[in-house]
Context: one part of a larger RNA
Molecule: small-subunit ribosomal RNA, 3' minor domain
Organism: Methanoregula sp.
RNA sequence: CACCGCCCGUCACACCACGAAAGCUGGUUUUACCCGAAGCCGGCGGACUAACCGCAAGGAUGUAGUCGUCUACGGUAGGACUGGUGAUUGGGGUGAAGUCGUAACAAGGUAGCCGUAGGGGAACCUGCGGCUGGAUCACCUCCU
Repeated sequence: CACCGCCCGUCACACCACGAAAGCUGGUUUUACCCGAAGCCGGCGGACUAACCGCAAGGAUGUAGUCGUCUACGGUAGGACUGGUGAUUGGGGUGAAGUCGUAACAAGGUAGCCGUAGGGGAACCUGCGGCUGGAUCACCUCCU
């Protein structure tokens, strides 16, 4: 490259990341209950027992054993937090020459925009209220 301009949204195609999602699968942590190794401590200790006491019998002491409290691991059920994966689904981004229209930019051909409600393939349309960041015409006020 200057209206043969610019430009909006749906739809179609490709790729990218993200969200949702029945579920599947990990990690951390927590609650209740079950189980309860080793060990300390406590009870019992009829079996055993070198030093102590005793002339002796025996006693004392200690040991095995046994019971209990605490308790690691493990188990069952529930909760919290946090990952991965997941049919499908939602919009988003990007991509020379796809489809439909033409919403916006000039009074953009119904001025535009904001809020809100309803409606519509899509940009959007309609109602109500508001703004001028509206062109044109007329009048009023003010300034040069």